[in-house]
Lysine riboswitch aptamer from a soil metagenome, 161 nucleotides, folded computationally.
The model forms 100% of the base pairs in the Rfam consensus.
It matches the Rfam family "Lysine riboswitch aptamer". The family has 47 seed sequences and 3,224 matches in Rfam 15.1.
RNAcentral holds the sequence, with entries from MGnify.

Formats: sequence, structure tokens, C1' cells
RNA sequence: GAUAGAGGCGCGGUCUUAAACAGUACUCCGAGACAGAUAUCAAUAUCGUACGCUCGCAGGAAAGGUAACACCGCCGAAGGUCCCGGUAGAUUGAUAUGCCGCCGACCUGAUUGCGUGGGAAACACCCAUGUGAUUGUCACCUUUGCAGGUGGAGGGCUAUC
Repeated sequence: GAUAGAGGCGCGGUCUUAAACAGUACUCCGAGACAGAUAUCAAUAUCGUACGCUCGCAGGAAAGGUAACACCGCCGAAGGUCCCGGUAGAUUGAUAUGCCGCCGACCUGAUUGCGUGGGAAACACCCAUGUGAUUGUCACCUUUGCAGGUGGAGGGCUAUC
């Protein structure tokens, strides 16, 4: 340098189904109050005896996210942060949030509990961070041995050529 592997509630993707989302958003009808309504701010524009708000009656979703089976690709599997670009809610600018793309740089060995914060309808789940537990791997030390202790990181480790 090449090839092939290992960690385990192992990782990611797709289809189908199910729960939940939710009697929510929204629509028809009726009544009422107000002067505002369009994510926030500013300006503009449109509407305004309301396309908004409250109550009542009737009707009534979906997506994202989750779980299970099956299939596919795999072991930096993958998940994030920053920069940049696009997109969403009337237009422009700024901000925040969501989604998508994208090289580059940086972080995380893996699984999981708890606390805090963010996303989300949510106590599910995901992400960040702090702190524990378990586990794989290598180095050093201890032990007759079993095994134990400390430390590091996947750009690592093991095997073969």
C1' cells in the first nucleotide's frame, strides 16, 4: 500500500400496515365583540357591515415524526456544527424557525440512563451539552493464572498478501 473482517437492543434507506397527530387545521350555517389581519419588526400592498377573533351546530383531513414486518446498502456504518446557496408563510429588507443542496474545515469508538436546552402535537422520537453505566479495541502496569487498574482514539484495531 492492497484485500477481507470485527464491535451489537449495530447504522442508514425504501415499501406496506398500524397507533398517534385530532375531533386539530380547514369548510358550511348562525350569533357576538372588536379594529384590525397577513411568523416578528419596518415600509409597501391587498382585504376589512371581515378571508381575522370568540361561541354554538354539522362535517372533517394531511404531512413531518414513531413502531412492526419485508427488502436494499453497509461498519465514519452514520449523526452533527460552522461557512455558502436555494426554498416556505402577499412584496422588499432584516431576524428566527423548518426543509433541501453543497464542497471544505471541525467534533463523536459504540449502546444506553439521568439533568439542562432546542426541534416536534407529544411524557414518543431526534439533536446539542454535562454526568454515570455497559461494551469493543489498542498501549502501559499488576497477577502463577483467572482477571483487574490507568490512559488513548475509528486517520483506529485484527488477519492475509
The prediction has a mean pLDDT of 82.